[in-house]
RNA sequence: GCGGGUGUAGCUCAGUGGUAGAGCUCCUCCCUUCCAAGGAGGAGAUACGGGUUCGAUUCCCGUCGCCCGCU
Numbered sequence: 001g002c003g004g005g006u007g008u009a010g011c012u013c014a015g016u017g018g019u020a021g022a023g024c025u026c027c028u029c030c031c032u033u034c035c036a037a038g039g040a041g042g043a044g045a046u047a048c049g050g051g052u053u054c055g056a057u058u059c060c061c062g063u064c065g066c067c068c069g070c071u
Stems, first nucleotide, its partner, number of pairs: 001070007010024004018054001026042005047063005
């Protein structure tokens, strides 16, 4: 330099055009003499910019980061 893949919550992953979900973690409360376990509630995310569309996490383009391969 070229090609391919990938980017969603603190972590691991779903979500192929129509209200962004789960598990673990974190916070509050209940229970318990205390802790653990259990129960209830809550906070927290679509890498960035643009395009298409009535509507984009999803489709297209570019940039950036990471991974793999070729030179």
The prediction has a mean pLDDT of 81. The RNA shown here (transfer RNA) has 71 nucleotides and comes from a Candidatus Omnitrophota bacterium. It matches the Rfam family "tRNA". Rfam describes the family as follows. Transfer RNA (tRNA) molecules are approximately 80 nucleotides in length.